[in-house]
RNA sequence: AGGGUUUGAUCCUGGCUCUGAACGAACGCUGGCGGCGUGGAUUAGGCAUGCAAGUCGAGCGACGGGCCCUCCUUCGGGGGGGAGACCGAGCGGCGAAAGGGUGAGUAAUGUAUAGACAACCUACCCUCGAAAUGGGGAUAGCGUCUGGAAACGGGCGGUAAUACCCGAUGGUGCGUUUGGUUCGCCUGGACCGAUCGCUAAAGGUGGGGAUCUUCGGACCUGCCGUUCGAGGAGGGGUCUAUAUCCUAUCAGCUUGUUGGUGAGGUAACGGCUCACCAAGGCUGUGACGGGUAGCCGGGCUGAGAGGUUGUUCGGCCACACUGGGACUGAGACACUGCCCAGACUCCUACGGGAGGCUGCAGUCGAGAAUCAUUCGCGAUGGGCGAAAGCCUGACGAUGCGACGCCGCGUGGAGGAAGAAGGCCCUCGGGUCGUAAACUCCUGUCAUGGGUUAAGAAAUGUCGGUGGGUUAAUAGCCUGUCGGCUUGACGAAGGCCUAAGAGGAAGCCACGGCUAACUUCGUGCCAGCAGCCGCGGUAAUACGAAGGUGGCAAGCGUUGUUCGGAAUCACUGGGCAUAAAGGGUGCGUAGGCGGUCCGGCAAGUCGGUGGUGAAAGCCCUCGGCUCAACCGAGGAAUUGCCUCCGAAACUGCCGGACUUGAGUGCAGGAGGGGAGAGUGGAACUCUUGGUGGAGCGGUGAGAUGCGUUGAUAUCAAGAGGAACGCCGGCGGCGAAAGCGACUCUCUGGCCUGCCACUGACGCUGAGGCACGAAAGCCAGGGGAGCAAACGGGAUUAGAUACCCCGGUAGUCCUGGCCGUAAACGAUGGGCACUAGGUAGGGGGGAUUCCGAUGUUUUCCCUGCCGAAGCUAAUGUGUUAAGUGCCCCGCCUGGGGAGUAUGGUCGCAAGGCUGAAACUCAAAGGAAUUGACGGGGGCUCACACAAGCGGUGGAGCAUGUGGUUCAAUUCGAAGCAACGCGAGGAACCUUACCGGGGCUAGAAAAGCAGGUAGUACCCGCCUGAAAGGGUUGGGGAUCCAGUUUACUGGAAGCCUGGUCCAGGUGUUGCACGGCUGUCGUCAGCUCGUGUCGUGAGAUGUAGGGUUAAGUCCCGUAACGAGCGAAACCCCUGCCCCUAGUUGCCAGCGGGUCAUGCCGGGGACUCUAGGGGGACUGCCGCGUAAAAGUUGGAGGAAGGUGGGGACGACGUCAAGUCAUCAUGGCCCUUAUGUCCCGGGCUACACACGUGCUACAAUGGCCGGUACAAAGGGAAGCCAAACCGUGAGGUGGAGCAAAUCCCAUGAAAGCCGGCCCCAGUUCGGAUUGAAGGCUGCAACUCGCCUUCAUGAAGCCGGAAUCGCUAGUAAUCGCGGGUCAGCAAUACCGCGGUGAAUAUGUUCCUGAGCCUUGUACACACCGCCCGUCAAGCCACGAGAGCCGGUAGUGCCCGAAGUCGUUAACCCAACCCUCGGGAGGGAGGCGCCGAAGGUAAGACCAGUGAUUGGGACUAAGUCGUAACAAGGUA
Repeated sequence: AGGGUUUGAUCCUGGCUCUGAACGAACGCUGGCGGCGUGGAUUAGGCAUGCAAGUCGAGCGACGGGCCCUCCUUCGGGGGGGAGACCGAGCGGCGAAAGGGUGAGUAAUGUAUAGACAACCUACCCUCGAAAUGGGGAUAGCGUCUGGAAACGGGCGGUAAUACCCGAUGGUGCGUUUGGUUCGCCUGGACCGAUCGCUAAAGGUGGGGAUCUUCGGACCUGCCGUUCGAGGAGGGGUCUAUAUCCUAUCAGCUUGUUGGUGAGGUAACGGCUCACCAAGGCUGUGACGGGUAGCCGGGCUGAGAGGUUGUUCGGCCACACUGGGACUGAGACACUGCCCAGACUCCUACGGGAGGCUGCAGUCGAGAAUCAUUCGCGAUGGGCGAAAGCCUGACGAUGCGACGCCGCGUGGAGGAAGAAGGCCCUCGGGUCGUAAACUCCUGUCAUGGGUUAAGAAAUGUCGGUGGGUUAAUAGCCUGUCGGCUUGACGAAGGCCUAAGAGGAAGCCACGGCUAACUUCGUGCCAGCAGCCGCGGUAAUACGAAGGUGGCAAGCGUUGUUCGGAAUCACUGGGCAUAAAGGGUGCGUAGGCGGUCCGGCAAGUCGGUGGUGAAAGCCCUCGGCUCAACCGAGGAAUUGCCUCCGAAACUGCCGGACUUGAGUGCAGGAGGGGAGAGUGGAACUCUUGGUGGAGCGGUGAGAUGCGUUGAUAUCAAGAGGAACGCCGGCGGCGAAAGCGACUCUCUGGCCUGCCACUGACGCUGAGGCACGAAAGCCAGGGGAGCAAACGGGAUUAGAUACCCCGGUAGUCCUGGCCGUAAACGAUGGGCACUAGGUAGGGGGGAUUCCGAUGUUUUCCCUGCCGAAGCUAAUGUGUUAAGUGCCCCGCCUGGGGAGUAUGGUCGCAAGGCUGAAACUCAAAGGAAUUGACGGGGGCUCACACAAGCGGUGGAGCAUGUGGUUCAAUUCGAAGCAACGCGAGGAACCUUACCGGGGCUAGAAAAGCAGGUAGUACCCGCCUGAAAGGGUUGGGGAUCCAGUUUACUGGAAGCCUGGUCCAGGUGUUGCACGGCUGUCGUCAGCUCGUGUCGUGAGAUGUAGGGUUAAGUCCCGUAACGAGCGAAACCCCUGCCCCUAGUUGCCAGCGGGUCAUGCCGGGGACUCUAGGGGGACUGCCGCGUAAAAGUUGGAGGAAGGUGGGGACGACGUCAAGUCAUCAUGGCCCUUAUGUCCCGGGCUACACACGUGCUACAAUGGCCGGUACAAAGGGAAGCCAAACCGUGAGGUGGAGCAAAUCCCAUGAAAGCCGGCCCCAGUUCGGAUUGAAGGCUGCAACUCGCCUUCAUGAAGCCGGAAUCGCUAGUAAUCGCGGGUCAGCAAUACCGCGGUGAAUAUGUUCCUGAGCCUUGUACACACCGCCCGUCAAGCCACGAGAGCCGGUAGUGCCCGAAGUCGUUAACCCAACCCUCGGGAGGGAGGCGCCGAAGGUAAGACCAGUGAUUGGGACUAAGUCGUAACAAGGUA
């Protein structure tokens, strides 16, 4: 710091998503040790049990118990006495308001920061001053009686105090009145006085020499306590300013409300409360309402600014079962106090009572989820106490949980060209891997044994010593030295020691992002997935294994926050086309604002002081072995406040100015607006005339109109609407908008003069006004046009497009509506920043004036363009450039401008305006293609022109289909279908049936056997293959060696094995080969240039060509693959050569023939060469390229033909030619054999053959080829046969011989005479021939006989442009033979037509549009049908929240009350003062009731929406998308 994901690719916009960090976490798998932290986030749900606040005997009575002493005793006990020791209850004091918990409530009565109190309080503590005097009456405990189940009481009697009360004294206290000084901040404060009045107190406990004594003490002294006052410290109360979440679909709220006067109340100000008076107060700087929430220091994240958060620790607040209330007290409206109400739980004798874990543990419940009913007061801290001490679930410890952070270990070294095993493999090997084993070591942690610390210092006490107090060497206080005294835990620690590598590794990932790859299994299944996406038989993406990567006692997953996200943009974004400028103006608040001078100092800037708690973060140093953790110091805390200073800028006040703005005067242009009037053309209608059959309309028609006279035409009249030409990217207006002419009224604009005012300005949330068309209301009007509607067409349909009609409406008046692609898709204002050109309206200069021209200046409207900007397109002084000011708006697509609420409207509907859910995109601009029922140019037997066919018939052949045991398989539009197959009777053969074989029909290795072995001939069985065989014959080589034998080799047999074999599967795993576009002219590269880029240029354009062929031109210059050429055949000539070919001349010979001698002339053969190149001439072109005409030439513009096929496309074809990966079969999917099938046959299609006849058929005669083939071959002559053929055998491995006497059409002659024929030959019968082991299924041929359909072929469709079509025959391959009419070749005869490109098909180039890019066989829309999901409406039903009115009214404060009760004080003893109980009143919680408001849940039914491989109907959009 970025990455992935929209596209064929690109740039941009934009969302989604990932890599990071963090957590009070949870879940899955796994788990050795320790340190430090941390742990009920949910039900502020309910709680059993134990503990969490007591203490003081040095305040009191000495009441009970216990203890000690003593006496008595019936031995049970009883009596008396004692005690700075114990326990319990009570009076009294202090504490219990702290500590501890929680976060419900609370959006301000809170919190944070900074201030204020001249408006306050403060127990305990500290300092200072003063003082503590004289009295009194009670009461608990206790005793006794008594009620109650209990809780808990009641009566009577007596008692103490540091409890209570009265009096005294009294001040600097408090209050009244009042004087002075001084200060301040409005009320006032402080200090010094005066006057009057009011108010205090308590004792306890040590020590003590004199004096006194009732022997207790007084008294002196110490300590503690007490009272009043002043001050301090710390704590609290109150007030102010600023800050503090979301919502306007909450816009108005408020009656103690706002203020005043008076009173009450409080510690204190105050409507805090009350009475009266006034009518205020708050609010767009967001009141009021709703939702949510404890706040902060801080934590997390981030570069920061920010965002998010508030657990542990610390500060503040709030709460304590829920609600209300007060009491006590220094302090509470009180967590473990009280009263009342309510809910809940428990006890009960049913009459009544008890309770409050949001203290520590623990329990239930709910939950994804959060611990021990532990130890100790040893430390720290707190309460009480003089102290010892007691209490303390605060706290300190330990335990549990990998919940987090940090540290350590699970061993170290050596050890193979590398064990075994696993995995992979091209079978060679590689890898796990120095890893292991093994050898030598080490000893952390854990384990066993032993030993041992810090945390502890105080306090107290004893002894010594110093100081203070005091009359005092008592005592007490205090300092110091020494001794003694205290550890829950620490301790599984530290240290020493023993043994032994021994006890200690997992988790996730491995397609890209993102580090890490192979095999097997699976086969769109099972599954994965954060995003993109994987899986349909070769999955690095699923599952497993091996391997690898990462982290590691953890690793992953999930959730959440921040980051990345500049994706809410303050730092730091945008709005022409991506989301986004309000339809336009006027204007309120607000924001912003020209020049100069003076002042002030709010903002601003500099400095001072205070504060910003501690902890945390950061830095430095230090302590635990390190670290985490902890300690110390510093820095920081960017903030707030105070004071001093500055005065440039902003602001404020005052003064001045003219350039902004406005006014005036003089001119000017204009469809600017409103009203009234006038006009002509056209149209329709009415009347009349002429006229006589159609008119009208369309692609073509029909509906319609017309003999009752239309259309057409003439004349007259009526009516309504709109204003032709001028007319123009010309004018005016804010926009909407405005178009005949005239008049009236009226707004704005421009120019000139530079006279006046003196910043009066710009923008503008709300607001107000205007606002096309359509629509609405009321009243008119209505010619034309024309939604709806009717009819006619079109169509599969046609609720459309076209046609004939036609009503609202369109027009006018008045009133609504308030929206548009209201667009320049571009808010307004000001300033600045090159030009060129055109148009409109003014002014000036110039020529003497005018026209006119030139030039200049202001305003408006366009075009082109510099720089700049922009993603690009584009924009560019009319900015989308550069700046400033103000407003509006945007934040992924869909859902949706929908729902709901509000508001406006007569309605239609407008404005405001969501969410659930869903998708991984939706988009903008540009690029390359492809496509278009877009355009231009140009080609092609593409059409046209022509010739001949196919489609109809019969047959052949291939295919589909059907059939079958099998009819093997493949090929499938063109580009499958006489195709693979260039030869299916067996074989072939892959298919079917049956019979066999099993290391196999063929191959290689290994082992064993083998002399009568290999091999040959037999025999049995069998259809054959095969099986069997003690029948016969019968080998070869090497070594040893005497024949013979032994061993070995080959061969054979057997056996097992590594394996063979497979036309089994995948052509969508592949190689190779092939088809096709297409012999179309294209396809690319290097460098350069242009573009952010994909890409472009080159290769566009003008010509030209068969051609990207060539030329010109040119930011391109060159080059490559293609085209052409080179190659082959053919056409002319020449040279060379001359047999097997040829024969002109010479010679010989024959019936005849180059037959022979010979010849090379010719033909020919086959090797070489020449020739043609637009070379020459004319015309034409800017020129060239080239075209055209001509000459010459055998041939002329590529002479004709062939081979040759660019980049690529079709997952085209082929696993059955071959090769080959994977998968599958292995006594069978291999292999052998026999037989059958591939030849089936109701049908359908393709390709052909033969025909339908006279340009013909038949018969006879007769002429002329080329190219081929031949040895298991071609086969001559001769003979036989009607013939196929047979016999025969010459010649020939072939320019020699043969096929082959012969080509056929042709030519000559004859017959046929238009007919199902002398056409046509299918079919069938008979007889033959040939090949072959074998012609039944299922061959070919011959002869005789038979003689079918068919008389030129519907829709449609094919080939061909010259030696071509057409027609005629010949040859060859395959092959025993042949189903060949096929295929591949050869020659013979030999046309017609086209000099055109409108159309059909295909193609090339350029251009255009595009929502297409598996690319139009594309994309894509809506209804309906199905499933599923969320949401809205809905008769209602059900619950909650906060209020309001009324009713009732607990506790309780306050007020009031003559009656009842009462110790202190007074008293004249009667009573009074005062208090209490009870009553009454105000207020008052819960409750009741009534009408509403708001928020959830649910609801028959209903509405649309989203989503869901292959449903239905159409074809709306994207191309001119076929009606833009």
This is a predicted structure of a 1524-nucleotide RNA (small-subunit ribosomal RNA) from a metagenome. The prediction has a mean pLDDT of 84. Its Rfam family is "Bacterial small subunit ribosomal RNA".